[in-house]
Parts: sequence; C1' cells; structure tokens
RNA sequence: CCAACAUUGUAGCCGAGAUCCGUUGCCAAAAACGGAUGCGGGGGACCCAGAUCAUGGGGCGUAUUCCUUAACCGGAUAGGGCACUUCCAAGCCCGAGCCCGACAGCUAACCUCGUAGGCAUUUGGAUGGGCAAUG
Repeated sequence: CCAACAUUGUAGCCGAGAUCCGUUGCCAAAAACGGAUGCGGGGGACCCAGAUCAUGGGGCGUAUUCCUUAACCGGAUAGGGCACUUCCAAGCCCGAGCCCGACAGCUAACCUCGUAGGCAUUUGGAUGGGCAAUG
C1' cells in the first nucleotide's frame, strides 16, 4: 500500500430540474448573463394504428375518477411521498397547480422548450450497498 473479515459510527430528502467553465460582481459569497456536458419534456414522415358527426381537444405533473351540494364546502379513490436501497407489517401526509388556443396518434431526419419549486415527516422487522475510524 492492497484485499478479506469483524466492531463502531455516519449520510439530508422529493423532483428531469444537475455538473463544469467564462464575464460582471467581489474580501469571499450570493446574484445576473453567456456557453458546454448531462438530465427531462413538446412538436414532427413513411409504415403501422385509429376513425371521420356531437358533448371541443391536447400537454406538463403522482395529482385521476366517483359520491354529495344550487354552488362552495365535504367524503371516498387511481396514484405519489414519509430521509442510503429494496421488501413486509402498522401508522401518517399529499391527492395541487399551470400551459397551448380550434390544433397535435405513433414517428427517422429535423425543429423547439425546461433545468424550477418545496420539505426536513413515523415505528418495528428483514435485506443489499456507500463512506470513515479501529482491530
């Protein structure tokens, strides 16, 4: 120094929403702008699929559907979350919001957009990893 084993300790999370570089700024940082890479969406042929009229329709997102109400409210529910991963049991929380504007099935080439926001919230059992220390 490497490997295996053992013991002890430890980690922020949801989400595509990250990483790096440059300029301004500056003690430093934050922030703004630009770029690259990554990640995640939308549009868009042939072929295929579908049906052509009407209650318009479509997209992002877990966030849909049903009941009740004149409406609001309320209840249930598909689904999502509870802190390293996965599974089991119990319990808890959410079940929003926004956009396009008469128009969009799929979709190579091609075109185009976003990279926000929010939270820190449980218990028990099993399971597989990361990092650190010690032997």